[in-house]
Molecule: SAM riboswitch aptamer (S box leader)
Organism: Veillonella criceti
RNA sequence: GUAUCAUCUAGAGCAGCUGAGGGAACUGGCCCAGUGACGCUGCGGCAACCUGCUUUAUAACUAAGUAUAUAGAGGAAGGUGCUAAGUCCAACGGGAAACCGGCAGAUGAUAA
Numbered sequence: 001g002u003a004u005c006a007u008c009u010a011g012a013g014c015a016g017c018u019g020a021g022g023g024a025a026c027u028g029g030c031c032c033a034g035u036g037a038c039g040c041u042g043c044g045g046c047a048a049c050c051u052g053c054u055u056u057a058u059a060a061c062u063a064a065g066u067a068u069a070u071a072g073a074g075g076a077a078g079g080u081g082c083u084a085a086g087u088c089c090a091a092c093g094g095g096a097a098a099c100c101g102g103c104a105g106a107u108g109a110u111a112a
Stems, first nucleotide, its partner, number of pairs: 002111007013043005021032003027090003044083003049079003053074007061065001087104001092101003
């Protein structure tokens, strides 16, 4: 990079460096930005996708409740991720609208 599946209106910032654009992509809007954005680094934090841990229930099994599987709850040690705005909004289809769906994208898990 590709395929499949799940999630995407919640949550969580300070410092140092740098210095002009940035918010994925064309267009339109809107917003952030020399009171220093974006980016990089450090330290925090958020969350709970995966692993591990604690616990409850059920199943199977056994001489015996220890381990196994599934599901629920908890927690946050590890692997990622995230830490302006709904994935910033629209665009394409449906709808009077609210809204729904799709495309694209992001993150995770799995597979070759």